The part of an RNA shown here (small-subunit ribosomal RNA, 5' domain) has 517 nucleotides and comes from an uncultured bacterium. The RNAcentral record of the full RNA draws on ENA, Greengenes and SILVA. Rfam family: Bacterial small subunit ribosomal RNA.
[in-house]
Context: one part of a larger RNA
RNA sequence: GAUUGAACGCUGGCGGUAUGCUUAACACAUGCAAGUCGAACGGUAGAUACUUCGGUAUCGAGAGUGGCGGACGGGUGAGUAACGCGUAGGAAUCUGCCUAGUAGUGGGGGACAACGUGUGGAAACGCACGCUAAUACCGCAUACGCCCUACGGGGGAAAGGAGGGGAUCUUCGGACCUUUCGCUAUUAGAUGAGCCUGCGUAGGAUUAGCUAGUUGGUGGGGUAAAGGCUCACCAAGGCGACGAUCCUUAGCUGGUCUGAGAGGACGAUCAGCCACACUGGGACUGAGACACGGCCCAGACUCCUACGGGAGGCAGCAGUGGGGAAUAUUGGACAAUGGGCGAAAGCCUGAUCCAGCAAUACCGCGUGUGUGAAGAAGGCCUGAGGGUUGUAAAGCACUCUCAAUAGGGAGGAAUACCCAGUAGCUAAUACCUAUUGGACUGACAUUACCUAUAGAAGAAGCACCGGCUAACUCCGUGCCAGCAGCCGCGGUAAUACGGAGGGUGCGAGCGUUAAUC
Numbered sequence: 001g002a003u004u005g006a007a008c009g010c011u012g013g014c015g016g017u018a019u020g021c022u023u024a025a026c027a028c029a030u031g032c033a034a035g036u037c038g039a040a041c042g043g044u045a046g047a048u049a050c051u052u053c054g055g056u057a058u059c060g061a062g063a064g065u066g067g068c069g070g071a072c073g074g075g076u077g078a079g080u081a082a083c084g085c086g087u088a089g090g091a092a093u094c095u096g097c098c099u100a101g102u103a104g105u106g107g108g109g110g111a112c113a114a115c116g117u118g119u120g121g122a123a124a125c126g127c128a129c130g131c132u133a134a135u136a137c138c139g140c141a142u143a144c145g146c147c148c149u150a151c152g153g154g155g156g157a158a159a160g161g162a163g164g165g166g167a168u169c170u171u172c173g174g175a176c177c178u179u180u181c182g183c184u185a186u187u188a189g190a191u192g193a194g195c196c197u198g199c200g201u202a203g204g205a206u207u208a209g210c211u212a213g214u215u216g217g218u219g220g221g222g223u224a225a226a227g228g229c230u231c232a233c234c235a236a237g238g239c240g241a242c243g244a245u246c247c248u249u250a251g252c253u254g255g256u257c258u259g260a261g262a263g264g265a266c267g268a269u270c271a272g273c274c275a276c277a278c279u280g281g282g283a284c285u286g287a288g289a290c291a292c293g294g295c296c297c298a299g300a301c302u303c304c305u306a307c308g309g310g311a312g313g314c315a316g317c318a319g320u321g322g323g324g325a326a327u328a329u330u331g332g333a334c335a336a337u338g339g340g341c342g343a344a345a346g347c348c349u350g351a352u353c354c355a356g357c358a359a360u361a362c363c364g365c366g367u368g369u370g371u372g373a374a375g376a377a378g379g380c381c382u383g384a385g386g387g388u389u390g391u392a393a394a395g396c397a398c399u400c401u402c403a404a405u406a407g408g409g410a411g412g413a414a415u416a417c418c419c420a421g422u423a424g425c426u427a428a429u430a431c432c433u434a435u436u437g438g439a440c441u442g443a444c445a446u447u448a449c450c451u452a453u454a455g456a457a458g459a460a461g462c463a464c465c466g467g468c469u470a471a472c473u474c475c476g477u478g479c480c481a482g483c484a485g486c487c488g489c490g491g492u493a494a495u496a497c498g499g500a501g502g503g504u505g506c507g508a509g510c511g512u513u514a515a516u517c
Base pairs, nucleotide, nucleotide: 001517002516003515004514006513007512008511009510010509013365014364015363016362017361018360019358020357021323026321027320028319030318031317032316035068036067037066040065041064046059047058048057049056050055075276076275077274084201085200086199087198088197089196090195093193094192098189099188100187101186102185103184104183105182106140108138109137115130116129117128118127119126120125146155147154148153160181161180162179163178164177165176168175169174202248203247204246209239210238211237214236215235216234217233218232219231220230221229251273252272253271254270255266256265257264258263278299279298280297281296282295301312302311303310304309329355331354332353333352337351338349339348340347341346368398369397370396371395378389379388380387381386402458404453405452406451407450408449412444418438419437420436421435422434423433424432461506462505463504464503465502466487467486468485472501473500474499475498476497482489483488
């Protein structure tokens, strides 16, 4: 000199853009953060209308079965010196949803929730019996391709739903046709993931030897997959001064800061990867987890209890206590972007977009402009003549940025759905798909921006002035009180302490402290 996720002191007008627990991976009150689908299924509280009082039609909450999603998104950096990360390669793998292709979607069965009845428990939550549906579950049939094979052969699948309808049939339910969404098998792709290897990746030798599934082989087992991954047997290997082992420290990278560069230091925000989710262990489900807001066991802690037993996990967003020099609101909205579910309408979304707080940082603007010598008054100094503050003020003439008040007012909005057309599909002017035009949709928001109104009106401080280092005099003090980054000032004329006047530097900031180059 540059820099910071900074803090402290004094001061503080506005806007834009960023950033904001670096400490206790300490403990957490409360609310919210993952649901959705009635176009898979049985069923239904209730509301409205009609009614022949039997019901019928429309709308429809909650619970249950079932499907998909809760493995993404969000947080944190405790652990990890490691194929964890970075980079370059590799072969023995899997991949829901998505895309393209091929072949199918036949015919049956038995249950379990919900519900009803009874019953246990303080609660959490159950138990017994009975009834029932499905795209839930299980056989049978079929098998282009698929899997196994000793090449003879053997094995294995499915589910239906919704919209519309002219003939024909009809038990008046529908069959049937058509459009579409699904389902099964398989091939390929895309995406994502698992695995292996070369090289690189902190300090310590006041850590020199380490290793028994250890190193390799054979054969079983296991995995989606190679492999001591695991087991039995056999051999005795394997690593190490090119630093093994042990100890300490640490998430890694793109990058950030500095520097002419080489390098040094760091790894906040943003992005990629990894690891973790009260602590330790375990598996289940699933395409995917050994799963932050799932399950089981053990432990510590907190809470409820009728003492028999139960409940919980903010390193999600806010917020509280604590720790600390120190770090924000228990806000708004799904309008946009994105995600989950759904045919869609839509629902959910503390992701996200916004708003609030903080000069925490960077950038921009303002606090007036011109004129004005009687060089006013006052202050300070003085050699008492004067000098200086100083065109500074006052006065005169103007302007209105920002802030204030009032009015106007873009863009972020594109869809989907709806209305009206045109093509395709089709027996069909239905339905559905594609496309053209129109209409609808804004949290922010009293938006940005523009115009008008009034008046200089509302807006300047901080540090320093001995040398380094830009800037000097007076008074007070008297080695005292004090200053100080270094040299050093202060013991009666202190430009170095304290005050004043004046000056210098920066300016909504200025200094100090800490840290890095």